Context: one part of a larger RNA
RNA sequence: CAAUGUUGAAGGAACUCGGCAAAAUGACUCCGUAACUUCGGAAUAAGGAGUGCCUGUAUUUUGGAAACUUAAUAUAGGUGGUACAAAACAGGGGGUAGCGACUGUUUAUUAAAAACACAGGACUCUGCAAAAUUUUUUAAUGAUGUAUAGGGUCUGACACCUGCCCGGUGCUGGAACAUUAAAAGGAUAAGUUAACGCUUUGAAUUGAAGUGCCAGUAAACGGCGGCUGUAACCAUAACGGUCCUAAGGUAGCGAAAUUCCUUGUCGGGUAAGUUCCGACCUGCAUGAAUGGUGUAACGAUUUCCCCACUGUCUCCAACAUUGACUUA
Numbered sequence: 001c002a003a004u005g006u007u008g009a010a011g012g013a014a015c016u017c018g019g020c021a022a023a024a025u026g027a028c029u030c031c032g033u034a035a036c037u038u039c040g041g042a043a044u045a046a047g048g049a050g051u052g053c054c055u056g057u058a059u060u061u062u063g064g065a066a067a068c069u070u071a072a073u074a075u076a077g078g079u080g081g082u083a084c085a086a087a088a089c090a091g092g093g094g095g096u097a098g099c100g101a102c103u104g105u106u107u108a109u110u111a112a113a114a115a116c117a118c119a120g121g122a123c124u125c126u127g128c129a130a131a132a133u134u135u136u137u138u139a140a141u142g143a144u145g146u147a148u149a150g151g152g153u154c155u156g157a158c159a160c161c162u163g164c165c166c167g168g169u170g171c172u173g174g175a176a177c178a179u180u181a182a183a184a185g186g187a188u189a190a191g192u193u194a195a196c197g198c199u200u201u202g203a204a205u206u207g208a209a210g211u212g213c214c215a216g217u218a219a220a221c222g223g224c225g226g227c228u229g230u231a232a233c234c235a236u237a238a239c240g241g242u243c244c245u246a247a248g249g250u251a252g253c254g255a256a257a258u259u260c261c262u263u264g265u266c267g268g269g270u271a272a273g274u275u276c277c278g279a280c281c282u283g284c285a286u287g288a289a290u291g292g293u294g295u296a297a298c299g300a301u302u303u304c305c306c307c308a309c310u311g312u313c314u315c316c317a318a319c320a321u322u323g324a325c326u327u328a
Base pairs, nucleotide, nucleotide: 001323002322003321004320005319006318007317008316010314011313014312019309027051028050029049030048031047036041038157052079053078054077055076056075057074058073059072060071063068080084092307093306094305095304097302098301099299100298104116105115120155121154122153123152124151125150126149132141133140134139158294159293160292161291163224164223165222168221169220170217171216172215173214174213177212178211179210183206184205189200190199191198192197225243226242227241228240229239252286253283264280265279266278267277268276
């Protein structure tokens, strides 16, 4: 000097990105226990009290024929200590908000999470030699199943809901029409020939799917506006005008895991708060299964605050063990 421990005056998070680490709590019995809630929970909520040893009584109990004895519970009295769950083992607690309903799964070796999964919801395909998947063929899985089944995609408990747009891109349907390949067809023309013929050219017409065209479809991919005038203070604009669009963002939520300007403004908490909580709405660039908004319970999740507690700190000190180091 380092590591691992133990202790510490006064203060008690002033440390720090952050209470990281440490401390504190801890057993059993009794009392007591809030908001909220899906009525199950929350809950060991929180917050208190008791606990040794000796003697007696009552009840139950083991063994016994009984006397008595074993154990437990309740209760009364006594008694010692600074301390009685006397050592060790053994929840810190509360409040607020975000996210994800939950138990679960994951980056073997820097990430355990708000990511994945999930029950539930929806769309879509599939009538059985099923769709789908593996596959050159065969064959197999699906399934010794049969639409209350099986495959795919999205969402993600529960509650209240899920608005408008089919113009674009997909998908589905459409006995007409247009376009259109090979093929069919063979008018016409050319070469050659004495002629027959042979070779070549190849118009009209017929001609599938697809595409065009016409519809449907958004819990398909996706999208969801400007400018301008107006009310008896000012301001604002329920109202009007105009341009464009397939349609112009509804209910909700909103400086948010989304807000650039921004430490927005107001309120709360602090002596002092770029974080936090509650509002406002001027949403750079919210918004409804790419789900929207709530939500009890749950979480080695993220944010903020409080109580308790402490060497995290003010400010370091001492001791123990081990190592390093020095000398022999």
Predicted 3D model of a 328-nucleotide part of an RNA (large-subunit ribosomal RNA, domain IV) from a Rickettsiales bacterium.
The organism belongs to Rickettsiales, within Bacteria.
Its Rfam family is "Bacterial large subunit ribosomal RNA". Its family is annotated with ribosome and structural constituent of ribosome in the Gene Ontology.
Its mean pLDDT, the model's own confidence on a scale to 100, is 87.